[in-house]
RNA sequence: UACACGAAGAGUUUGAUCCUGGCUCAGGAUUAACGCUGGCAGUGUGUAUAAUACAUGCAAGUCGACUGCAUUUAGUUGCAGGGCAGACGGGUGAGUAACACGUUGGAACCUGCCCCGAACUCAGGGAUAACACCGAGAAAUUGGUGAUAAUACCGGAUAGUCCCCAGUUCCUCGCUGCGCUUGAAACAACGAGGAAAUAAAGAAAUGAAGAAAUGAAGAGUCUGAGUCCCUAUGGGGACUAGACUUCGUUUCCUCGUUUCCUUGUUUCUUUAUUGCGACGAGCAUAGCGAGGAGCUGGGGUAAAGAUUUAUCGGUUCGGGAGGGGCCUGCGCAGUAUCAGCUUGUUGGUGAGGUAAUGGCUCACCAAGGCUAUGACGCUUAGCUGGUCUGAGAGGAUGAUCAGCCACAAUGGAACUGAGACACGGUCCAUACUCCUACGGGAGGCAGCAGUAAAGAAUCUUCCGCAAUGGGCGAAAGCCUGACGGAGCAACACUGCGUGGGGGAUGAAGGCCUUCGGGUCGUAAACUCCUUUUCUGAGGGAAGAAGUUCUGACGGUACCUCAGGAAUAAGCGACGGCUAAUUACGUGCCAGCAGCCGCGGUAAUACGUAAGUCGCAAGCGUUAUCCGGAAUUAUUGGGCGUAAAGCGUCCGUAGGCGGUUUUGUAAGUCUGUGGUUAAAGCCCGGGGCUCAACCCCGGAAUCGUCACGGAAACUACAUCACUUGAGUAGUGCAGGGGCAGAUGGAAUUCCAGAAGUAGGGGUAAAAUCCGUAGAUCUCUGGAGGAACACCAAACGCGAAGGCAUUCUGCUGGGCACUUACUGACGCUGAAGGACGAAAGCGUGGGGAGCAAACGGGAUUAGAUACCCCGGUAGUCCACGCUGUAAACGAUGGAUACUCGGUAUCAGAGGCUUCGACCCCUUUGGUGCCUAAGCUAACGCAUUAAGUAUCCCGCCUGGGUAGUACGGUCGCAAGAUUAAAACUCAAAGGAAUAGACGGGGACCUACACAAGCGGUGGAGCAUGUGGUUUAAUUCGAUAAUAAGCGGGAAACCUUACCAGGACUUGACAUCUCGGGAAUUUCUUAGAAAUAGGAAAGUGCCUUCGGGAACCCGAUGACAGGUGUUGCAUGGUUGUCGUCAGCUCGUGCCUUGAGGUGUUCUGUUAAGUCAGUAAACGAGCGCAACCCUCAUCGUAUGUUGUUUAUUUCAUGCGAGACUGCCUGGUCCAACCAGGAGGAAGGUGAGGAUGACGUCAAAUCAGCAUGGCCCUUAUGCCCUGGGCCACACACGUGCUACAAUGGUCGGUACAAAGGGUUGCCAAGCCGCAAGGCGGAGCCAAUCCCAUAAAACCGAUCCAAGUUCGGAUUGAGGGCUGCAAUUCGCCCUCAUGAAGCUGGAAUCGCUAGUAAUCGUGAAUCAUCACGUCACGGUGAAUACGUUCCUGGGUCUUGUACUCACCGCCCGUCAAGUCAUGGAAGCUGGGGGCAUUCGAAGUUCCCGAACAAUCGGGACCCAAGGUGAAACCAGUGACUGGGACUAAGUCGUAACAAGGUAUCCGUAGGAGAACCUGCGGAUGGAUUACCUCCUAU
Repeated sequence: UACACGAAGAGUUUGAUCCUGGCUCAGGAUUAACGCUGGCAGUGUGUAUAAUACAUGCAAGUCGACUGCAUUUAGUUGCAGGGCAGACGGGUGAGUAACACGUUGGAACCUGCCCCGAACUCAGGGAUAACACCGAGAAAUUGGUGAUAAUACCGGAUAGUCCCCAGUUCCUCGCUGCGCUUGAAACAACGAGGAAAUAAAGAAAUGAAGAAAUGAAGAGUCUGAGUCCCUAUGGGGACUAGACUUCGUUUCCUCGUUUCCUUGUUUCUUUAUUGCGACGAGCAUAGCGAGGAGCUGGGGUAAAGAUUUAUCGGUUCGGGAGGGGCCUGCGCAGUAUCAGCUUGUUGGUGAGGUAAUGGCUCACCAAGGCUAUGACGCUUAGCUGGUCUGAGAGGAUGAUCAGCCACAAUGGAACUGAGACACGGUCCAUACUCCUACGGGAGGCAGCAGUAAAGAAUCUUCCGCAAUGGGCGAAAGCCUGACGGAGCAACACUGCGUGGGGGAUGAAGGCCUUCGGGUCGUAAACUCCUUUUCUGAGGGAAGAAGUUCUGACGGUACCUCAGGAAUAAGCGACGGCUAAUUACGUGCCAGCAGCCGCGGUAAUACGUAAGUCGCAAGCGUUAUCCGGAAUUAUUGGGCGUAAAGCGUCCGUAGGCGGUUUUGUAAGUCUGUGGUUAAAGCCCGGGGCUCAACCCCGGAAUCGUCACGGAAACUACAUCACUUGAGUAGUGCAGGGGCAGAUGGAAUUCCAGAAGUAGGGGUAAAAUCCGUAGAUCUCUGGAGGAACACCAAACGCGAAGGCAUUCUGCUGGGCACUUACUGACGCUGAAGGACGAAAGCGUGGGGAGCAAACGGGAUUAGAUACCCCGGUAGUCCACGCUGUAAACGAUGGAUACUCGGUAUCAGAGGCUUCGACCCCUUUGGUGCCUAAGCUAACGCAUUAAGUAUCCCGCCUGGGUAGUACGGUCGCAAGAUUAAAACUCAAAGGAAUAGACGGGGACCUACACAAGCGGUGGAGCAUGUGGUUUAAUUCGAUAAUAAGCGGGAAACCUUACCAGGACUUGACAUCUCGGGAAUUUCUUAGAAAUAGGAAAGUGCCUUCGGGAACCCGAUGACAGGUGUUGCAUGGUUGUCGUCAGCUCGUGCCUUGAGGUGUUCUGUUAAGUCAGUAAACGAGCGCAACCCUCAUCGUAUGUUGUUUAUUUCAUGCGAGACUGCCUGGUCCAACCAGGAGGAAGGUGAGGAUGACGUCAAAUCAGCAUGGCCCUUAUGCCCUGGGCCACACACGUGCUACAAUGGUCGGUACAAAGGGUUGCCAAGCCGCAAGGCGGAGCCAAUCCCAUAAAACCGAUCCAAGUUCGGAUUGAGGGCUGCAAUUCGCCCUCAUGAAGCUGGAAUCGCUAGUAAUCGUGAAUCAUCACGUCACGGUGAAUACGUUCCUGGGUCUUGUACUCACCGCCCGUCAAGUCAUGGAAGCUGGGGGCAUUCGAAGUUCCCGAACAAUCGGGACCCAAGGUGAAACCAGUGACUGGGACUAAGUCGUAACAAGGUAUCCGUAGGAGAACCUGCGGAUGGAUUACCUCCUAU
């Protein structure tokens, strides 16, 4: 005490949700590269691109124990012959889709060196190199003559168990028979096969016992002698020899056990055969084949020696080991837009050839061989052990290491040899480079270094043969860029370090800050310690073996000592995913980005800084692979609507298949044996200080081969079966199909008659027809097309589709019943047939309808919708086309799984006189529903449920069902079917809103019914515009415009011009001086500046202090400068509309829903009833204020004839309380009584959740930014008041319901001391003088006016109207010119009731009349408030507008002021076509044909040489096909901030949309024909559910 420990998700489509679906991220890896940075060590790795070209050096030699010559002290050295080795080792991956590789099996082979065994090694011959001499050449090289040796070469001898030929003997086995004799069988015989049991023999393994041989480091015992030593003879010790025991190994024998195999017997079972004699037994006998062991004869084939004398060689034969050649099953990439390929091709016979099989080659013969299980072609690629990833299955990959293959500049060829068709050999051709004396020659780094080039990118022209290995040699040894090492590179993995302890004043400094502080931070400084590392010095290996010498690494590893914290930290990130945040700068710029996305003045997203997080001598980025991705799904997905069921059927191959018997054993399960190289992975140990790394052992290697066993299932064979399927019989229904005939209604046309002015058409018209007689009515005729009612949720058919009636022919279905066949079945690539409408061809036909076309309308336009016409076409026959929303958007078959109801076609039962009703059952057609399923919607025995089988199809959107290619078609076109590029979505279902030229209901002065206005005039006022030095600013649809401003002459004032000031007009602090303050004066427009005079206060601890003023300094003040899109607060609006929500519960996967819906009712989500809701909150109502009635209390400044009025308090009263009716005996409504008031009594205040980034930084407050001798502040003057014009809000009018004059009457509510101001007097008046009263129920403003009573005017630009202008006055105020108000006189404009359009108002309201107040020195036609007089109308909800609730559709959610389509124009990008042009690889034909093998010839033979033949590399020529690139021009596509034209789609999208097809048109599109619902709304029929 082990041996494969193992599965995570996230972001992004939406307002939100669930689903589908893509994109992206987090992990790991790398022969990597780039950016920033870089201390050390160990171990690995290092041209992936140009198999591009290579300078230089090295990488394969060795042997004198084979020989000759020369030479030397020396076989010492050199040359040559000769031998062995250069076929190994090393490199690279171009080619190769193949027996190349991996794995398994095999037979017809070879094998140098090495090992084992056997035998042999005899005797000769002739040459030749080096060399010598003479030559050629620049060189490379080479010729001639002469001499010589060998383990070089040649012939002879000898030889076998070697080879060839011939013959022969024996043994064993198998197959095919023939003849004779005999026995002899249906309860049998016999052959064969199988199973089980049993017995015997043999073999193997194993165990026990025995025997023998052999060995032993060692142990024990015994014996004997010898030698040595000690002792001193008792002996002891050591050594040696022998024997025995024991143990190990081997062999033999005996016995036992187990397994395997063989044989015999028995039993069971299946099956063949047999009276035409099977079968058995016996006898006799022939042929063929295979294997083994031999024998005989003939022929053929060997050798080499050397010397140092015991070794190395040599020859032949047999065997082995290792190596190699050959064959074979299986496995091993993409593409069918490559479907047919092949002539030595496939096979045979014979021959040749080879080491050997084989079409390997040749002759002849046959016509085969391969292919949808993918041949052939094209493209890509060295294969494997392994490596990376993954939970695995898989996917990707093939660096280093190892096995195999292929190649050596490119192509071809052979030679030598055991081995090559040979990287550092030969020959030839080609390209390139080099030398040359121009005649000729030389070369091949994909060996190690190195160079150039290419590239993002990959090292030293190092040391050594010390080790390991190789070649040669007897050996010493020589050679070895193999190898061992070192060098360079953070390229990778691993390890170590850059210090450790203490140290708070929390130092300085940086950053932030709420200014208090926080943080960097015990971090530093400082102090104590250590020395891995570093530097210096000293010592110093192992690696060396069987071994004498021998160490490149290397003075290296390691050890010791000394020195000193010394020599050593960066990179990335910090919006989410994803760990980690602040400040400043910038301002849709600069930039970031993996996806979502960030940046337009407060950026946690850009840049910088600080801080933080992560990793760390590295860190990030880029590239590539796997994962996540169940996103190709075997494990492990889908197809009704998301992508996806072929339009339908038939059917080939294939796949799958009912019940039963027996056998076989292919699949399946199981056992054993072989193999699965090593390394690697894993486990256990061990060695380098650890680790990486290395070593040892084990496990694993899931595959494959072989031999056994089992027989359930599948398969195959076989015996049967009937339930699947089919056939026959009896009936039934049908708009099934084809052909022929036939009928009536209607339209149109023609003819006739009758009859007269219109007809037709539309929303309204017109074109059109009609007095040449239409339309209308009647009669007759012609012709074509379609078949009303019946009729339906109906029927039939495979689908498309099918309808008058009758006849003929014909297909299918259903029910019932028996009989027959006996799995004959299901599905269905390829293929075939059918297949609406439109369209095409030929020929007919043509009534109606009707693309195109013409005209009329509509319109901004109208190539449309509407109208009038009208041609193809629609119809028939025969062909073609082959598509549709060909839909149930649902392939076919089979089985199973609750029910209800309707209907069609049958059958059976009960019952009845007969029938209906009823019950059961089969087949169709519908609806509702349970379980279950589904993302949901929904489906639900006619499944989208549960299962099985088969086919088809899908894998993000766009590009695009398009291009190219193929096939089909007459064409139109159909079918098959991509990519580049681009986007981060596209999509389904459902939810909440919003919206609709959708629906229903309700409501509001919303309309209607009324009254009065505005819009026309003049004036006032506000705004726009214009002008200006300035005309300050804001508001500017409803919701700005008599608004901020509830008072612009100065001031206000913010604007402009000019003149001044700079700690400032205002606040706080510091310092110095002075009380403060008042008056006068000069200059100036003033601000301001200068001067003069008066004045000395309060507190005090006597220093000074408080208030105030002046001066100085800097912190600061100041800003109506900017941002209302940074904000607070406030406000408008929807809207005083009735709504908006929550808790708990329930429903839904969820967003959400319910409640809040529904019915009735209300002003009201007000109330009631119902209801999976029950309650609650903010709103409604009520509570508050005012008014109306009454009571009561008090009562001056009010008050009467009065118990009145009035004022101020406090109370009462009204609640659908009462009655009647209706309604659900409800809520509530209608009416009535009483009452001052009646259904909220009237009015006010009160404004839910929210919407409009609504308004306001100029009312105030306030963040950020900006200005700081000015964007602050002071002064004078001007401006806000301008004026061609446009708009809003008002006033006054246009008159007689009036104007003017005179008289008379009646309010309310306010205000008043810087005030209101009486009486009285003056003035025509404005007003003046005056001064009583009043801090107000007392006094004053203050006469109310309209009204009423009289008078006058008399219909006119007036006695209407009052603008404008002139003159003269008054008031306020420092000031009235720009620019105030009022009065008097005079002047007397427009205007005679207002176009389109538009506003307010429902009762004390509108209309009309006056009064007061705020602001205010003065100034009101405005605003706010007050009272007086005082109407009309409302049938009602069709319409306009706003709002509410429910429902419906939606492609909207910034929410219809939405979304969105196409042409055109501009830019960019990729791509198709294209006259052509260029290049490439491969094939075909033909020509030429080097080197070379083989063959032939050159008259004995052989070599060489010469000539010739076949084959053949490269090259030339030709015609095609294919691939790639390019191309004037051209087609569409994609994207782009706000271009142009329209508005096609989404709502009924304003003509419902869409599909197919055809025509037309600027464009979206329009129209015809047929089809779909994936159409809204409404009505009817039918069905279903509930009651």